Predicted 3D model of a 350-nucleotide part of an RNA (small-subunit ribosomal RNA, central domain) from an uncultured bacterium.
Context: one part of a larger RNA
């Protein structure tokens, strides 16, 4: 470069934003660069391929033909594709109404438990375990009451349920913000999809600097277990977790499944919304529909199984794969305080 492919066999980028760039809705005009149809010009000869003929054959030779990717050029087409103009409203977007929500930011606020302080009350053990020890405790522990301190996380609600692009989001109240989705109209007129690079976000640990530090705990010390126990148990315990400012940027970052758009039987649960039926206004019923979310299943795909949230039938971007080991190493390069990260081979091997 092709071709086949990426849920689980090798393969979807962690998510988003958006720059080049592919690619794109209906209707009408227009000149024609693509494209198409027709002429000329040209694509030297030799050779290659046919066909006939010359040398007794053949090599060799001569004649004719055929092929020559193609290129320049004239005249016509005007479906499609590009362009240049007018037009539409479905595609996108706005603007009104209206409700759901742990989406995100920031400040105050509650109560429960833990732990340590003071004090009461009591007077021998508490506490761990398969069993103990080590630890704690008559300088009064554990328990139990009163009172105070402080940091961390928010029982019940909570639900295969909500939200968010992913990471992730949960006590409570105000503050500022973002997003989707339902109704009904009115407005813009394709403004759209995707998205190499780029920016931007990004759980956990892990860093810099400053605070905090209940509990819980890498590391450490100690009991014990064992043959040994650098473990699993059990007592302790620092870092770290917590906040603020900045940094790292990886993760089984997983629906292991990239984005959009269109099609292609239903059944049932649930969350949001709007419409109808019914009831006495209600809550409820049932019916429709529109967005979300599960679960079963038919056609179609299939090996599990996937089945309107598709891994079905199609198209459009992007990204990735090409035997296992060597290796996500080596070397550059790049970023990064460092830890490391991105990008990434080869010898050699089976």
């Nucleotide at each position: 470069c092709u071709g086949g492919g990426c849920g689980u066999a090798a393969a979807g980028g962690g998510c988003g934003c958006g720059u080049a760039g592919g690619c794109g809705g209906c209707c009408u005009g227009g000149g024609a660069a693509g494209u198409u149809u027709u002429g000329g010009g040209u694509g030297a000869a030799a050779g290659c391929c046919c066909c006939c003929g010359g040398c007794u054959c053949a090599a060799c030779c001569g004649g004719g033909g055929a092929a020559u990717g193609g290129c320049c050029u004239g005249a016509g087409a005007a479906a499609c594709c590009a362009c240049c103009g007018g037009g539409c409203u479905g595609g996108a977007g706005u603007g009104c109404u209206g409700g759901a929500g742990g989406g995100g930011g920031a400040a105050g606020c509650g109560g429960a438990a833990u732990u340590c302080c003071c004090g009461g009350u009591g007077g021998a053990g508490c506490g761990g375990u398969g069993a103990a020890a080590u630890g704690c405790g008559u300088a009064g522990a554990u328990a139990u009451c009163g009172g105070g301190a402080g940091g961390a996380a928010c029982a019940c609600c909570g639900g295969a349920g909500g939200c968010g692009a992913a990471g992730g989001c949960g006590g409570c109240u105000u503050c500022c913000u973002g997003g989707a989705c339902a109704g009904a109209c009115a407005c813009u007129g394709a403004c759209g999809c995707u998205g190499a690079g780029g920016c931007g976000c990004g759980a956990a640990a892990g860093c810099u600097a400053g605070g905090g530090g209940a509990g819980c705990a890498a590391a450490c010390g100690g009991g014990a277990u064992u043959a040994g126990a650098u473990a699993c148990c059990c007592c302790g315990g620092u870092a770290g977790u917590c906040c603020u400012a900045g940094c790292c940027g990886u993760a089984a970052a997983c629906g292991a499944u990239g984005g959009g758009u269109a099609c292609u039987a239903g059944g049932u649960g649930u969350g949001g919304g709007a419409g109808g039926u019914u009831a006495a206004u209600a809550a409820g019923u049932c019916c429709u529909u529109c967005c979300g979310u599960g679960u079963c299943g038919g056609c179609g795909a299939u090996a599990c199984u996937c089945a309107a949230u598709a891994a079905g039938u199609a198209c459009c971007c992007c990204g990735c794969c090409u035997g296992g080991g060597g290796a996500g190493u080596a070397c550059g390069g790049u970023c990064g305080c460092a830890a490391g990260g991105c990008u990434g081979a080869a010898a050699c091997u089976c």